The prediction has a mean pLDDT of 84. Predicted 3D model of a 466-nucleotide part of an RNA (small-subunit ribosomal RNA, 3' major domain) from a metagenome.

Context: one part of a larger RNA
RNA sequence: UGACGGGGGCCCGCACAAGCAGCGGAGCGUGUGGUUUAAUUCGAUUCAACGCGAAGAACCUUACCAAGGCUUGACAUGCUGGAAGUAGAAACCCGAAAGGAGGACGACCUGUAAAGUCAGGAGCCAGCACAGGUGCUGCAUGGCUGUCGUCAGCUCGUGCCGUGAGGUGUUGGGUUAAGUCCCGUAACGAGCGCAACCCUCGUUGCCAGUUAUAUUCUCUGGCGAGACUGCCCCGCAUAACGGGGAGGAAGGUGGGGAUGACGUCAAGUCAGCACGGCCCUUAUGCCUUGGGCUACACACACGCUACAAUGGGUGGUACAAUGGGUAGCAAUGGAGCAAUCCGGAGCAAAUCCCUUAAAACCAUCCUCAGUUCGGAUUGCAGGCUGCAAUUCGCCUGCAUGAAGUCGGAGUUGCUAGUAACCGCAGGUCAGCACACUGCGGUGAAUGCGUUCCCGGGCCUUGUACA
Numbered sequence: 001u002g003a004c005g006g007g008g009g010c011c012c013g014c015a016c017a018a019g020c021a022g023c024g025g026a027g028c029g030u031g032u033g034g035u036u037u038a039a040u041u042c043g044a045u046u047c048a049a050c051g052c053g054a055a056g057a058a059c060c061u062u063a064c065c066a067a068g069g070c071u072u073g074a075c076a077u078g079c080u081g082g083a084a085g086u087a088g089a090a091a092c093c094c095g096a097a098a099g100g101a102g103g104a105c106g107a108c109c110u111g112u113a114a115a116g117u118c119a120g121g122a123g124c125c126a127g128c129a130c131a132g133g134u135g136c137u138g139c140a141u142g143g144c145u146g147u148c149g150u151c152a153g154c155u156c157g158u159g160c161c162g163u164g165a166g167g168u169g170u171u172g173g174g175u176u177a178a179g180u181c182c183c184g185u186a187a188c189g190a191g192c193g194c195a196a197c198c199c200u201c202g203u204u205g206c207c208a209g210u211u212a213u214a215u216u217c218u219c220u221g222g223c224g225a226g227a228c229u230g231c232c233c234c235g236c237a238u239a240a241c242g243g244g245g246a247g248g249a250a251g252g253u254g255g256g257g258a259u260g261a262c263g264u265c266a267a268g269u270c271a272g273c274a275c276g277g278c279c280c281u282u283a284u285g286c287c288u289u290g291g292g293c294u295a296c297a298c299a300c301a302c303g304c305u306a307c308a309a310u311g312g313g314u315g316g317u318a319c320a321a322u323g324g325g326u327a328g329c330a331a332u333g334g335a336g337c338a339a340u341c342c343g344g345a346g347c348a349a350a351u352c353c354c355u356u357a358a359a360a361c362c363a364u365c366c367u368c369a370g371u372u373c374g375g376a377u378u379g380c381a382g383g384c385u386g387c388a389a390u391u392c393g394c395c396u397g398c399a400u401g402a403a404g405u406c407g408g409a410g411u412u413g414c415u416a417g418u419a420a421c422c423g424c425a426g427g428u429c430a431g432c433a434c435a436c437u438g439c440g441g442u443g444a445a446u447g448c449g450u451u452c453c454c455g456g457g458c459c460u461u462g463u464a465c466a
Base pairs, nucleotide, nucleotide: 001466002465003463004462005461007460008459009458010457011456012455013454015450016449019414020413021412022411023410026305027304028303029302030301031300032299033298034296035295042053043052064291065290066289067288068287069286070285073130077129078128079127080126081125082124088105093100094099108121109120110119111118132280133279135278136277137276141274142273143269144268145267146265148263153192154191155190156189157188158187159168160167161166172183173182174181198257199256200255201254203225204224205223206222207221208220209219228251231245232244233243234242235241307407311366312365313364314363315362316361323354324353325352328347329346333342334341335340373404378399379398380397381396382395383394384393420442421441422440423439424438425437426436
């Protein structure tokens, strides 16, 4: 000087408290551990691994396993040599395919009058350099990322103090979300952070435009206005600032986002990519078929659905926003109980379509029961995608109708258009979403406060630690 303390003081945070909804019990989905396996590819492991890489494993992907094959190779560059009925290639044959064998047919570009024959190039064959490796090392690395933490800190120049390590500044009195600002001060200044500048939501003016019957309105884009403790009162040290009020669409950083200092964890990633070193080279490379990543006494994590009457079924009726669309979205019409199929208007889109939102509301049945709750599981019959749905997809109909009657210790999220509930869209994608990323609809409760738990900041104190 730091770090640490079941030392002290001050302060903050959904940290506790006050509340609301959960998880932990059940069934299912997904991930992980374990076990199993020929293989169950690999990585991630307290917070900061476990719906994580993976924005989507039937084949492919795919890295794993078994079997069958290839050896200058699936791919790149260079050198040497060679071949004309040559390279390539149809049928037939072996095979699961890859591949092998076969050889009807049969030569691209340039030069030249012309060309299978000459020369050069391309392609092919042989040989050689080499290719190739999701093989190892994230403790050799770059780059990128997580985390403390959007916490308020981290430093420097000159000066001064100290033999020196170092201190001072950055401490003190107030104040703030903030090392924010004010006052004081052997310090005076400055830098990276804070804040502001950026995007967006809410109000409004002008201009242009789309749609449209419409110069209003809605919407889209651009440029502006508006909020600054500016005004009033009180408090404070006449400061910074704090409390209240007015006006205002908005009030004291207005809400949300982007933005992440010096550093910490030899944190994560050699399997995104790049790269040093090491290792393999008829194999640790490459191709193919099939299997596996989907196993299943079990344990954990994150979710979905419930246990019902603030509900379930049936019928009727109403209101969104974000997005996407030509190998696409697909109206109307027809068939089917339905999934879906036939057909195809319109649309590269404020024009057409996906697109009837669902909770909500109205009517009616059910009347407290393992039920008209709950839907797992299983059987049968169909549909769709795709070469292919058995291992291993999704959907529909009929039948079946399990556990479950609100969950121990413990534990999570959240302070307002938030939680909770409700649906919709998108990416990935042939198909497959209870996940993720967005979007809107309905819309609460509580906050006395800082004793305590957890994490953090500043000052101070102790230390046998560095």